[in-house]
RNA sequence: GGAGUGGACGAGGCGGUUGCUCCUUCUUCUCUUCAAGAGAAAGAAGGGGAGGAAAGUCCGAACUCCAAAGGGCAGGAUGGUCGCUAACAGCGACUCCGAGCGAUCGGAGGAAAGUGCCACAGAAAACAUACCGCCCUGUAAGAUUGGCCAAUUUGCCGUCUUGCGGAGUAAGGGUGAAAAGGUGAGGUAAGAGCUCACCGUCCUGGUGGUGACAUCAGGAGCAUGGCAAACCCCAUCCGGAGCAAGGCCAAAUCAGCCCAGUUCGGGAUGGCCCGUCCCUAGGGCAGGUAGGUCGCUCGUCCCUUUGAGCAAUCAAGGGGUUAGACAAAUAACCGCCCCCGAUUCCAGCGGGAACAGAAUUCGGCUUACGUUCUGCUCCAGCC
Numbered sequence: 001g002g003a004g005u006g007g008a009c010g011a012g013g014c015g016g017u018u019g020c021u022c023c024u025u026c027u028u029c030u031c032u033u034c035a036a037g038a039g040a041a042a043g044a045a046g047g048g049g050a051g052g053a054a055a056g057u058c059c060g061a062a063c064u065c066c067a068a069a070g071g072g073c074a075g076g077a078u079g080g081u082c083g084c085u086a087a088c089a090g091c092g093a094c095u096c097c098g099a100g101c102g103a104u105c106g107g108a109g110g111a112a113a114g115u116g117c118c119a120c121a122g123a124a125a126a127c128a129u130a131c132c133g134c135c136c137u138g139u140a141a142g143a144u145u146g147g148c149c150a151a152u153u154u155g156c157c158g159u160c161u162u163g164c165g166g167a168g169u170a171a172g173g174g175u176g177a178a179a180a181g182g183u184g185a186g187g188u189a190a191g192a193g194c195u196c197a198c199c200g201u202c203c204u205g206g207u208g209g210u211g212a213c214a215u216c217a218g219g220a221g222c223a224u225g226g227c228a229a230a231c232c233c234c235a236u237c238c239g240g241a242g243c244a245a246g247g248c249c250a251a252a253u254c255a256g257c258c259c260a261g262u263u264c265g266g267g268a269u270g271g272c273c274c275g276u277c278c279c280u281a282g283g284g285c286a287g288g289u290a291g292g293u294c295g296c297u298c299g300u301c302c303c304u305u306u307g308a309g310c311a312a313u314c315a316a317g318g319g320g321u322u323a324g325a326c327a328a329a330u331a332a333c334c335g336c337c338c339c340c341g342a343u344u345c346c347a348g349c350g351g352g353a354a355c356a357g358a359a360u361u362c363g364g365c366u367u368a369c370g371u372u373c374u375g376c377u378c379c380a381g382c383c
Base pairs, nucleotide, nucleotide: 001379002378003377004376005375006374007373008372009370010369012337013336014335015334016333017332018331020049021048022047023046024045025044026043027042028041029039030038031037032036051355055366056365058364059363060362061361062360063242064241065240066239075238076237077236078235079234080094081093082092083091084090095108096107097106098105099104109233110232114231115230116227117226118225131173132172133169134168136166137165138164139163140162141161142160143159144158146157147156148155181199182198183197184196185195186194200222201220202219203218204217205216206215207214208213246294247293248292249291256285257284258283259282265279266278267277268276269275301320302319303318304317305316306315307314308313338352339351340350341349
């Protein structure tokens, strides 16, 4: 200088003034029958008042209501092993694979149950196959400083080149993200696990480990390309809705039911009275709207010491712990000190943020943020 990975804080301190909101106490007022109690009334005093993520609402729970014998299907979630936890997709330790010089980081059941897919390119993308090439061979043409015939021409044999055809091969080239085990030697016409050694793969067994797995020995010539965030298979788990859950009290109005029907009011029946019926007025009931109230904040909480454990975490002891609103408060200003800014100092001036804001509550994860503070580790250069 660059990089990796943790932790802490979340914004300065003290004092004052004015507000908002909640709680407690007191006083006054109002109401109920005294005692005593009630009040969304007024006032005074004292006290509390956003976060590390309150966020996203992605997981897991508590709590509440509904559903529910038990089992299965469908659907969903999770996925190395062991442990921790109330639980989890969380956390810790370990295993294997991969990336990096390294600190460190990322990934994880099954592709050998079955089905399906693999663009373009390429011969072929999976019951393998053959474009170029390599090798053997047939045939046609040409060449020939080779051989045969005493010699020349012709011819024959051989060799070379080119074209057409047949057989072999999968070493090499070429395509692709990926090409049918890899490297080397032997072998062969050329080649090839064809054979051998080593590596890899698979199978069997031994040893170590709770286990993932590691390691050793023997065997098999190699079968088994990739994709499961394609269907699917295996194992484990899962009822639904959510504090606008839900409980209690309960006005007005409308409708319903019951009581009383005695006096008073009206109507019907009847010639009239009693009686009977209807309406209205009266009292009560149940349901439940507005509204009020509970749920509501101390909870599987936090800090610390000791012990157990590599750790996550657990046990015991000690200590701490006041936001609870309901369209929603948590704010504004002043003084002194402190810190930062440009310059060596002083004075003066400016600044003290960003992300974001509780709404039933916890445990996690993820994402956002700071000219904040800080530990450890790795790499490179120089002295």